[in-house]
RNA sequence: GGACCCUUGGUCUAGCGGCUAGGACGUCUCCUUCACAGGGAGAAGAUCACCGGUUCAAAUCCGGUAGGGUCCA
Numbered sequence: 001g002g003a004c005c006c007u008u009g010g011u012c013u014a015g016c017g018g019c020u021a022g023g024a025c026g027u028c029u030c031c032u033u034c035a036c037a038g039g040g041a042g043a044a045g046a047u048c049a050c051c052g053g054u055u056c057a058a059a060u061c062c063g064g065u066a067g068g069g070u071c072c073a
Base pairs, nucleotide, nucleotide: 001072002071003070004069005068006067007066010025011024012023013022018056027043028042029041030040031039032038049065050064051063052062053061
């Protein structure tokens, strides 16, 4: 230098044009216990890496940028 892939709550992850963006772990509150652990009930938490475009409508499609990874040279 070239090709391909990835980027979504604190962490891991689902999603394949119309969802209140779902789940697990974690966090917080309450119940249970003498207490802790465990268990039960509930809550908060994501401008979907950034900038533009297409579309009535974009996390999702297209272009660019940034970061990370694999391969080639």
Predicted 3D model of a 73-nucleotide RNA (transfer RNA) from a Nanobdellota archaeon. The organism belongs to Nanobdellota, within Archaea. Its mean pLDDT, the model's own confidence on a scale to 100, is 82. It matches the Rfam family "tRNA". The family's RNA type in Rfam is transfer RNA.